A computed fold for an 86-nucleotide RNA, annotated as c-di-GMP-I riboswitch aptamer. Its Rfam family is "c-di-GMP-I riboswitch aptamer". Rfam's curators write: GEMM was predicted in a large-scale screen for bacterial structured RNA regulatory elements. Genes associated with GEMM are involved in a diverse array of functions, including chemotaxis regulation, signal transduction, secretion and chitin.
[in-house]
RNA sequence: ACCUGAAAAGGGCAAACCACCCGAAAGGAUGGGACGCAAAGCCAUGGGGCCUAAGGCCGAAAGGCUAUGGCAGCCCGGUUGCCAGU
Numbered sequence: 001a002c003c004u005g006a007a008a009a010g011g012g013c014a015a016a017c018c019a020c021c022c023g024a025a026a027g028g029a030u031g032g033g034a035c036g037c038a039a040a041g042c043c044a045u046g047g048g049g050c051c052u053a054a055g056g057c058c059g060a061a062a063g064g065c066u067a068u069g070g071c072a073g074c075c076c077g078g079u080u081g082c083c084a085g086u
Stems, first nucleotide, its partner, number of pairs: 003085003012037002017032003021028002035073001041079003046076003049071003055066004
């Protein structure tokens, strides 16, 4: 270095929910808050999956289909990194 995460030190992140803002929505930013997390750091222009459907298409309508919008805290992968391994 790779690999591993039982114990330890210093710490880190922050689900639901609430406030407020952005957004058509999904969702996201900030503050509060902690369910959890050893990559819960980053990559959605690596693959799969999931959510939404503004616009577009179809339809008499109801509605259906569709990502160019999202989710990295769904999985695999890529990439960077702290401590420890008696």